[in-house]
RNA sequence: GCCGAUAUAGCUCAGUUGGUAGAGUUUCGCAUUCGUAACGCGAAGGUCAUAGGUUCGAAUCCUAUUAUCGGCA
Repeated sequence: GCCGAUAUAGCUCAGUUGGUAGAGUUUCGCAUUCGUAACGCGAAGGUCAUAGGUUCGAAUCCUAUUAUCGGCA
C1' cells in the first nucleotide's frame, strides 16, 4: 500500500428482508432471613464508533473517516 472482519448499556452479546433499541451480568431499591449469601420482584443505565447521503422513516442500505484484529505484498 491492497483486501476482509468487527465497533450497540459499566462488561459479554442479540437485534430474523428499514417501522417504538433488547437479554444476561453489574449497580441500586424492595421483599425474604435472627443476620449474610442465594432465590424472587422492581428500577437505573444507550448521541447504536464519527460525519455525510438515500428514504415518509436508518443500528440496519450507500459513501468517506477513525480505532482494533486478520490476510496478502
Background:
A computed fold for a 73-nucleotide RNA from Baumannia cicadellinicola str. Hc (Homalodisca coagulata), annotated as transfer RNA. It matches the Rfam family "tRNA". Rfam classes the family as a transfer RNA. About the family: Transfer RNA (tRNA) molecules are approximately 80 nucleotides in length. Its mean pLDDT, the model's own confidence on a scale to 100, is 82.